[in-house]
RNA sequence: GGGGUGCAGUGGGGAGAGACCUCGUAAGAGGCGCCGAAGGGGCAAGCCGCACGGUGAAACUCUCAGGCAAAAGGACCCACUGUACGUC
Numbered sequence: 001g002g003g004g005u006g007c008a009g010u011g012g013g014g015a016g017a018g019a020c021c022u023c024g025u026a027a028g029a030g031g032c033g034c035c036g037a038a039g040g041g042g043c044a045a046g047c048c049g050c051a052c053g054g055u056g057a058a059a060c061u062c063u064c065a066g067g068c069a070a071a072a073g074g075a076c077c078c079a080c081u082g083u084a085c086g087u088c
Stems, first nucleotide, its partner, number of pairs: 001088002004085010018032001020031004033068003039064001040062003046055003
C1' cells in the first nucleotide's frame, strides 16, 4: 500500500396488509379483518449419546411484540467514514 471479516455511524434504496366499524375535540381506547422484512418464539438433516435426550439455520414457520393513507419504523443491499482482527 491492496484485499477480506466483525462492530458502530452517516447517506441512498427498501416490501406487505382496512384512509375499516364504534366511542372520543384530540391523543387514544374497544371491536372485527389482515401483514411480516425491527425484535422475539419454533424446528429438519446432520453431529453427540446405550437410551431418555442434547445440539441444531433461515428471507421457512408462529404472529407474542410490531405494523395495515402519509410520516415514522423497516430485515436486507450499496457507498463512505471510524475502529478491531486477520491476510497478501